The RNA shown here (Bacterial RNase P class A) has 409 nucleotides and comes from Candidatus Sulfotelmatobacter sp. Rfam family: Bacterial RNase P class A. Rfam's curators write: Ribonuclease P (RNase P) is a ubiquitous endoribonuclease, found in archaea, bacteria and eukarya as well as chloroplasts and mitochondria. By type it is a ribozyme. The gene name in the source record is rnpB.
RNA sequence: CAGCCGGACCGGACGGUCGCUUCCAGCGUCUUCGGACGCGGGGAGAGGAAAGUCCGAACUCCGCAGAGCAGUGUGCCGGAUAACGUCCGGGAGGCCGGGUUCAAGCCCGGUUGACGGAAAGUGCCACAGAAAACAUACCGCCUUGGCCUUCACGGGCAGAGGUAAGGGUGAAAAGGUGCGGUAAGAGCGCACCGCCGCGACAGUAAUGCCGCGGGCAGGGCAAACCCCACACGGAGCAAGACCAAAUAGGGAGGAAGUCCGCGACUUCGGUCGCGGACACGUGCCGGCUCGGUGCGUCAAACCUUCGGGUAGGUCGCUAGAGCCGCGCAGCAAUGCACGGCCCAGAGGAAUGACCGUCCCGCAGGAGCAAUCCCGCGGACAGAAUUCGGCUUACAGGUCCGGCUGCCAC
Numbered sequence: 001c002a003g004c005c006g007g008a009c010c011g012g013a014c015g016g017u018c019g020c021u022u023c024c025a026g027c028g029u030c031u032u033c034g035g036a037c038g039c040g041g042g043g044a045g046a047g048g049a050a051a052g053u054c055c056g057a058a059c060u061c062c063g064c065a066g067a068g069c070a071g072u073g074u075g076c077c078g079g080a081u082a083a084c085g086u087c088c089g090g091g092a093g094g095c096c097g098g099g100u101u102c103a104a105g106c107c108c109g110g111u112u113g114a115c116g117g118a119a120a121g122u123g124c125c126a127c128a129g130a131a132a133a134c135a136u137a138c139c140g141c142c143u144u145g146g147c148c149u150u151c152a153c154g155g156g157c158a159g160a161g162g163u164a165a166g167g168g169u170g171a172a173a174a175g176g177u178g179c180g181g182u183a184a185g186a187g188c189g190c191a192c193c194g195c196c197g198c199g200a201c202a203g204u205a206a207u208g209c210c211g212c213g214g215g216c217a218g219g220g221c222a223a224a225c226c227c228c229a230c231a232c233g234g235a236g237c238a239a240g241a242c243c244a245a246a247u248a249g250g251g252a253g254g255a256a257g258u259c260c261g262c263g264a265c266u267u268c269g270g271u272c273g274c275g276g277a278c279a280c281g282u283g284c285c286g287g288c289u290c291g292g293u294g295c296g297u298c299a300a301a302c303c304u305u306c307g308g309g310u311a312g313g314u315c316g317c318u319a320g321a322g323c324c325g326c327g328c329a330g331c332a333a334u335g336c337a338c339g340g341c342c343c344a345g346a347g348g349a350a351u352g353a354c355c356g357u358c359c360c361g362c363a364g365g366a367g368c369a370a371u372c373c374c375g376c377g378g379a380c381a382g383a384a385u386u387c388g389g390c391u392u393a394c395a396g397g398u399c400c401g402g403c404u405g406c407c408a409c
Stems, first nucleotide, its partner, number of pairs: 001405010012358007020045005026039005047380001051391002054389005059236004071232005076090005091115001093112008116227002121225002123221003138167002140163005146157004175193006194216001195214005201208002240315004250306005257278009279297007322341004327336003359378004364373003
């Protein structure tokens, strides 16, 4: 210097013109005095993911004696946190690189994952392969009787027995490596590694390490059922709270009646209808009374009133597990202390458009070169109650670390 990987950060800058949302105060007009409208002025106005809505919370409403079953989720240990399936640190595995050993293995560094239980039970293990879990004999190896062949060594054919060392199949083949041993083999024996059991020590713990005993039982899969431990009510700001029309509907209340005649019905008590008289209520004529006239007199309309819902409006709504700086504690996540700051709150939903200068990238041209000219492009995306995470998308750029390669000294 280049490439790759990992981590952190930025996510075009400045100016002008015209707009949009919201807040503040001012002026003017109107006003039912609540406010409405207009004018110009000032302040603020998207993100690292505002996204997916996958986890966890705040907040709100509903539900809730207690216990169990079912269901869902989580799952090594310790810590952080309001909480978490998140984060930090550690442990034991897997993978990669380096070193070391005759070899298995061991040591160091990096990286990685939903990492309880497979000696409770059930189930599954495709294809290939002889055999996939009560092990198994395809090839090979060894021993051996028979037949054929050869002068002989030997070879061939079908058979009996031994063998899990070697080959082959597979994701996986019944502990591994080495030495001994054997007819050939085999934990058959021994050493080391692994495993199981017991004990001691270290560590908060996961676990590590050491010693003793045991030749070794118990293949894998639980993001298959299942078992164990722990946790868990539901809905979500269109949550929810308050104010509240018009129209329709619901509840409660309000005012004034008696008599006579006729007719119908009758349970012979009355009921209903029509007509009349007077009385009362109310409207009109009228300043008032009288008078005239219309309607009504037991609940229909009318009047008064109550409550619920809708339209609409207000709150919830953004000062918060907040942001910035610095210090202290801690390996870290993070916590604490001090100082400073206020940073969209709209709601069918504003945050935009154009122009100029500059910046970055890529083509083309000019020039020995520095550089200049010209063209194109500058992502993903976009608040909607608010936070903490995770995941996904993203042009281009900056910084740091690691590895590899090349060049120079």